[in-house]
Context: one part of a larger RNA
RNA sequence: GAACGAACGCUGGCGGCAGGCCUAACACAUGCAAGUCGAGCGAGAAGCACCUUCGGGUGUGGAAAGCGGCGGACGGGUGAGUAACGCGUGGGAACGUGCCUCAUGGUGGGGGACAACAGUUGGAAACGACUGCUAAUACCGCAUAAGCCCUUCGGGGGAAAGAUUUAUCGCCAUGAGAUCGGCCCGCGUUAGAUUAGGUAGUUGGUGGGGUAAUGGCCUACCAAGCCUACGAUCUAUAACUGGUCUGAGAGGAUGACCAGUCACACUGGGACUGAGACACGGCCCAGACUCCUACGGGAGGCAGCAGUGGGGAAUAUUGCGCAAUGGGCGAAAGCCUGACGCAGCCAUGCCGCGUGAGUGAAGAAGGCCUUCGGGUUGUAAAGCUCUUUCAACGGUGAAGAUGAUGACGGUAGCCGUAGAAGAAGCCCCGGCUAACUUCGUGCCAGCAGCCGCGGUAAUACGAAGGGGGCAAGCGUUGUUC
Numbered sequence: 001g002a003a004c005g006a007a008c009g010c011u012g013g014c015g016g017c018a019g020g021c022c023u024a025a026c027a028c029a030u031g032c033a034a035g036u037c038g039a040g041c042g043a044g045a046a047g048c049a050c051c052u053u054c055g056g057g058u059g060u061g062g063a064a065a066g067c068g069g070c071g072g073a074c075g076g077g078u079g080a081g082u083a084a085c086g087c088g089u090g091g092g093a094a095c096g097u098g099c100c101u102c103a104u105g106g107u108g109g110g111g112g113a114c115a116a117c118a119g120u121u122g123g124a125a126a127c128g129a130c131u132g133c134u135a136a137u138a139c140c141g142c143a144u145a146a147g148c149c150c151u152u153c154g155g156g157g158g159a160a161a162g163a164u165u166u167a168u169c170g171c172c173a174u175g176a177g178a179u180c181g182g183c184c185c186g187c188g189u190u191a192g193a194u195u196a197g198g199u200a201g202u203u204g205g206u207g208g209g210g211u212a213a214u215g216g217c218c219u220a221c222c223a224a225g226c227c228u229a230c231g232a233u234c235u236a237u238a239a240c241u242g243g244u245c246u247g248a249g250a251g252g253a254u255g256a257c258c259a260g261u262c263a264c265a266c267u268g269g270g271a272c273u274g275a276g277a278c279a280c281g282g283c284c285c286a287g288a289c290u291c292c293u294a295c296g297g298g299a300g301g302c303a304g305c306a307g308u309g310g311g312g313a314a315u316a317u318u319g320c321g322c323a324a325u326g327g328g329c330g331a332a333a334g335c336c337u338g339a340c341g342c343a344g345c346c347a348u349g350c351c352g353c354g355u356g357a358g359u360g361a362a363g364a365a366g367g368c369c370u371u372c373g374g375g376u377u378g379u380a381a382a383g384c385u386c387u388u389u390c391a392a393c394g395g396u397g398a399a400g401a402u403g404a405u406g407a408c409g410g411u412a413g414c415c416g417u418a419g420a421a422g423a424a425g426c427c428c429c430g431g432c433u434a435a436c437u438u439c440g441u442g443c444c445a446g447c448a449g450c451c452g453c454g455g456u457a458a459u460a461c462g463a464a465g466g467g468g469g470c471a472a473g474c475g476u477u478g479u480u481c
Stems, first nucleotide, its partner, number of pairs: 001481004006477005013353006019346002021311001026309003030306003035070003040067002047060005077264003086189007095181002100177008108142001110140002117132006148157003162169002190236003197227003202224008239261004243254004266287005289300004317343001319342003325339001326337004356386004366377004390422001392417005400408001425470005430451003436465005446453002
């Protein structure tokens, strides 16, 4: 000098764009953050209409719940762990892939249940138990098999679902594609030797198991290997990268925001379902903690968005909207979406603008200094002549929206009105380093980045006048180069 997710002190007019718990991966009240489909299914409340023997019935209607499907593995958060094929880069073979695209072939005929519901019943609750009824794109056989799988090549095995407004959408099998993912390898990836030996599923082989798939991934047997001063093992630290900051570069430091990857979801472990998870707002077990309880037993997980306590030098609203973009479901209408779009708060940063312009010497008054003549503040002010950016007030008023739909928002912009009117501070002035005098103080009080100032004339302390620098900021502190 530059930079910052900064903080602190003084000060503070406006706008645009961005950023905003770096600390306790500490604990969390409350609300919301993942649903959707009636064009898969049964049943069918309220309301409305009609009939009525006033008990109700029929039609329409479609709520809440249930079975079923798809989604909840995305999106959003955090960086605890991890020195590792985790990440980066370049390759590889033994794999999977719902939804999407293309192609080929098919979609026949049956059966038995379980919710919902009704009845009985247990419990304080959470939640159940028993009996009975029922539908399906839920479940299970049978048939069929172009292609598919296994095969000793004889053969064997295995599928489907319908819906509707009749236009289509689905379902099954197989092949191909696309996309996404799993796995393996070369190279690169912090410090310490005051860590020198480490390793028994350890290293390799064979048979078997397991997986979508290779493989000690697992298992039985056999062999005795494998890594290591080119640093194994151990310890400490750390998510990695594109990038960011600095620098002429080489390099050094760093990984906030944005983007890609990984890991985690109260702590530890486990599997289930599924195309995909060993699953943040799913399940089970154990633990700590909190809460409810009728003491028998139960409930919970903000490192989602807000918000609270706590910690801290320090970091925001319990806001609006699905109008846009994107996502889930749906044929669609649409519903959901704290993703997202916006608004609020904060000079946290960057950028832009303003706080007036011209004229004005009696060089006014006042202040300060003075050699008492004057000098300086200083064209500065006043005065005169103008202008109206921004802010204010009144009016008008978008784009963002391909046909409809605008949270933002009566916002931005535009037009008009009034009036210099509402808008300047902070640091410094001994040298480095731009900027000097007077008074006070008297090694005191104090200053200080380094050198150093202060003990009676201090340009170095404090104040004033003056000056210098930067400016809605200016200084200080911290950190990096």
RNAcentral holds the full RNA, with entries from SILVA. Small-subunit ribosomal RNA, 5' domain from a metagenome, 481 nucleotides, folded computationally.